[in-house]
């Protein structure tokens, strides 16, 4: 140098054929408890790595880059 994967909530991941962003846990508030643990309930939390493009509409397709992994090469 080439090529393959991934990036989406604080974290671990979904997200179907391009049609309203989601679950677990984590945190806050409550129930319950003598007080806690467990449970239940409700809330919090997003520029979907970045800049463009197609589109009536993009997390999804398409180009550049940025960042992590993993291959093969090339110098020493």
């Nucleotide at each position: 140098a080439g090529g393959c994967c991934a990036g989406u909530a604080g974290c671990u991941c979904a997200g179907u054929u391009g049609g309203u962003a989601g679950a677990g846990c984590a945190g806050u508030g409550g129930a319950u408890u003598c007080c806690a643990a467990a449970u239940c309930c409700a809330c919090c939390g997003g520029u979907c790595g970045u800049a463009g493009g197609u589109u009536c509409g993009a997390g999804u397709c398409c180009u550049u880059c940025c960042u992590g992994g993993c291959c093969u090469g090339c110098c020493a």